């Protein structure tokens, strides 16, 4: 000085951490326009009964608080990860081989 593996680079897949969200637990949560029970009274009834409902009160929507793991989804300057393709001007570690 040839050459040739392989890293570094670049993509694409997948696995795993890490952030988000939602599902998921649990608390709140309707003043009129939900339910459901409806004291009181209010209407029909000869009566016996009925009817239809204010307040409460429960249960719960929409919304909000709070919470570990676990499942979903979405994220990348995430990993001394893996594979598979791709570049190889240079740079790093090796094999081969030439020539001083």
């Nucleotide at each position: 000085g040839a050459u040739u593996g392989g890293g570094u680079c670049u993509u694409g897949c997948g696995c795993g951490a890490c952030g988000u969200a939602g599902a998921c637990u649990u608390c709140u949560g309707a003043a009129a326009c939900g339910u459901g029970u409806c004291a009181g009274g209010u209407c029909c009834u000869g009566a016996c009964g009925g009817a239809a409902g204010c307040a409460g009160c429960a249960c719960u929507a929409a919304g909000g608080g709070a919470g570990a793991a676990c499942c979903u989804g979405c994220g990348g300057g995430u990993g001394c990860c893996g594979c598979a393709a791709g570049g190889u001007u240079g740079c790093c570690c090796g094999g081969u081989u030439u020539g001083a």

The RNA shown here (Bacterial small signal recognition particle RNA) has 100 nucleotides and comes from a Peptococcaceae bacterium. It matches the Rfam family "Bacterial small signal recognition particle RNA". Rfam's curators write: The signal recognition particle (SRP) is a universally conserved ribonucleoprotein involved in the co-translational targeting of proteins to membranes. The family's RNA type in Rfam is non-coding RNA gene. The model forms 97% of the base pairs in the Rfam consensus. The prediction has a mean pLDDT of 77.